[in-house]
Context: one part of a larger RNA
Molecule: small-subunit ribosomal RNA, central domain
Organism: metagenome
RNA sequence: CUGGGCGUAAAGAGCGCGUAGGCGGUCCUUUAAGUCAGCUGUGAAAGCCCGGGGCUUAACCCCGGAAGUGCAUUUGAAACUAAGGGACUUGAGUAUGGGAGAGGGAAGUGGAAUUCCUGGUGUAGCGGUGAAGUGCGUAGAUAUCAGGAGGAACAUCGGUGGCGAAGGCGACUUCCUGGACCAAUACUGACGCUGAGGCGCGAAGGCGUGGGGAGCAAACAGGAUUAGAUACCCUGGUAGUCCACGCAGUAAACGGUGAACACUAGGUGUAGCGGGUAUUGACCCCCUGUGCCGCAGCAAACGCAUUAAGUGUUCCGCCUGGGGAGUACGGCCGCAAGGUUAAAACUC
Numbered sequence: 001c002u003g004g005g006c007g008u009a010a011a012g013a014g015c016g017c018g019u020a021g022g023c024g025g026u027c028c029u030u031u032a033a034g035u036c037a038g039c040u041g042u043g044a045a046a047g048c049c050c051g052g053g054g055c056u057u058a059a060c061c062c063c064g065g066a067a068g069u070g071c072a073u074u075u076g077a078a079a080c081u082a083a084g085g086g087a088c089u090u091g092a093g094u095a096u097g098g099g100a101g102a103g104g105g106a107a108g109u110g111g112a113a114u115u116c117c118u119g120g121u122g123u124a125g126c127g128g129u130g131a132a133g134u135g136c137g138u139a140g141a142u143a144u145c146a147g148g149a150g151g152a153a154c155a156u157c158g159g160u161g162g163c164g165a166a167g168g169c170g171a172c173u174u175c176c177u178g179g180a181c182c183a184a185u186a187c188u189g190a191c192g193c194u195g196a197g198g199c200g201c202g203a204a205g206g207c208g209u210g211g212g213g214a215g216c217a218a219a220c221a222g223g224a225u226u227a228g229a230u231a232c233c234c235u236g237g238u239a240g241u242c243c244a245c246g247c248a249g250u251a252a253a254c255g256g257u258g259a260a261c262a263c264u265a266g267g268u269g270u271a272g273c274g275g276g277u278a279u280u281g282a283c284c285c286c287c288u289g290u291g292c293c294g295c296a297g298c299a300a301a302c303g304c305a306u307u308a309a310g311u312g313u314u315c316c317g318c319c320u321g322g323g324g325a326g327u328a329c330g331g332c333c334g335c336a337a338g339g340u341u342a343a344a345a346c347u348c
Stems, first nucleotide, its partner, number of pairs: 004319003007302002012316001014201004021194003025088007033081002035077004040072003049065006091191001092188004096183003103177007110154001115149007125136002162169002206247006215241002220236004258315006266293007274285003297304002321348003330341004
C1' cells in the first nucleotide's frame, strides 16, 4: 500500500459557517469524454508458457508458435457516469397564519439573605470544634429593633421540563435580534449533502488596561491534629471571582458515540402545535422534540436497539504495540503563561 477499524480495547476534530474538491432526485432528447465491442499498427532480442530438436541424460543450447494485461489510429454501441438542451416536484427553499421557549445583546427595576456603618434596648460572653485553641467582646460584642451603604447571586415555581451548533442559558419589565416547530394553501424548480485549507464562536482558570470589591477564597499568616502535617479541621486573608474593552483557545469541551439521507416490531412517560369524534373523557390520531423498557439485528462482553452501537449510501476527521511523548527540534500563533503542528535514538 491493500485490508481492518474509531461508545468502554489505539482512534470522532470542542462547535459552527463555508471555499476548492468529492458525491448527488424524476422524465425526455442530443453528443460520445469515461465505458463496452471490433479492425489495424506497435508492443526489440533474450526470458516465462506450449510444440519440436541437439549435446549419453539433466542443467544448458537451437528452431517454431503462443502470450505480451499497454499505447495509438479507426469503425461502431448508447444502458450507466459525464457534457449540452428541455421538462417535472417528491429533496431544498420562499410566502401566509399560529402558539412555545433560562436562545442572544442592551437598558432599567425588585425582594430575601450575608457583610459593614449609625442610633436604641441590653450584659458577659460570643464564635468555632471530635475536643480545643488562635479570633471577637466591659473602649459594651453576640442577641434584638430602627435607619442607611454597597456588592454579588436570583429561593419557591423547577420538572431525565425548555432553548441553543457547541461552550452554555434561570428574578421582573422594556427595546433590538437569531433559530426551531405546527397548520393549510400558493410559489421557485435540484437551488442539495459533506467539507481539505480558511473564517468565526468557544466553560473554568490565566494575562493586559481601567473600574469595582459584599460574600467566598488559591497564595499567605496563625491555631489545632500528628512521630512529622509545607494537608484534611478552625480563625483570618490577598490575587481572583464582578463590570468594560482587548488577549488567550484549552477541558472527563462526554452521549467518552462526526455530519446528512433512506429503510428496519412494539409498549409506556413527558414538552410544543394541530386534527377527529359528540359516549366531551383518565378518549383517539398525526408531526416535532425529550426519556424509559424492549423484538429482530448487531456486539468480545457490557450493552445499543426508529434519538442505533441495526441495514445501506455520500463526504470529512482520526487510529496502527507499551514506554520515551503529546515530549525534543523546527515552523506558525501568543505580552507572558503557553497553544498548535510533531519526531527519533533507546528500551520492553